This is a predicted structure of a 102-nucleotide RNA (Glycine riboswitch aptamer) from an uncultured Caulobacterales bacterium. Its mean pLDDT, the model's own confidence on a scale to 100, is 78. The sequence was found by an Rfam model in a public genome assembly.
Formats: sequence, C1' cells, structure tokens
RNA sequence: UUGCUCCCUGCGGGAGAGUCCAUGUCGGGCCGCAAGGUCCGGGAUGGCGCCGAAGGCGCAACCGCCCCGGAAACGCUCAGGCAAACGGACCGCAGGCAGGAC
Repeated sequence: UUGCUCCCUGCGGGAGAGUCCAUGUCGGGCCGCAAGGUCCGGGAUGGCGCCGAAGGCGCAACCGCCCCGGAAACGCUCAGGCAAACGGACCGCAGGCAGGAC
C1' cells in the first nucleotide's frame, strides 16, 4: 500500500411452513334473579400436521500438514420456527482489529 482472509460492530436486503384442534385459567364487555351463556384479549398444557436459513448432528464432493483432520445452501429435525413482532443462514455497504501478500 492492498479490489486478499478471519473476527467484531453499525446500516440495508433476507425465505419456508396451521394466527389448527382440545382442555382449563386470568382480565374486560354484554345478557341473566341466579346457575350460567356469549364476545374480545393475554398467557399455560396437551395433540396432530408442517418448515428449515439460529444452533446441533450425519454422510460426502472436495481440500490439507494425508497417522488423521477440515468440510455444504445436501440430509436429520434434538433444538428452533409455522399471523405480526422478534429471530434468521447468506448478500451488499461502512468502520475497527488481527493476519497474509507486495
């Protein structure tokens, strides 16, 4: 010096799949003498179905210092997710740090 690599931070973009069913519970409204019924919202438990791009695991093309190890956007769905929000692999831009190359 750098249109190189890792990591971190900020901004932007960012998919898929039930806002399903049942049980009971909390708050509010309405009806009712009462028992209770009904509507809306919150959260809990269970069940079935489904998705994969946090993470995790597995096989492997391939790679390496080839004893062995690394390794996917593929697969599995433990976890996570299936209205919105949050999250989100990955991509782009900017900055920082460390290394590499010259």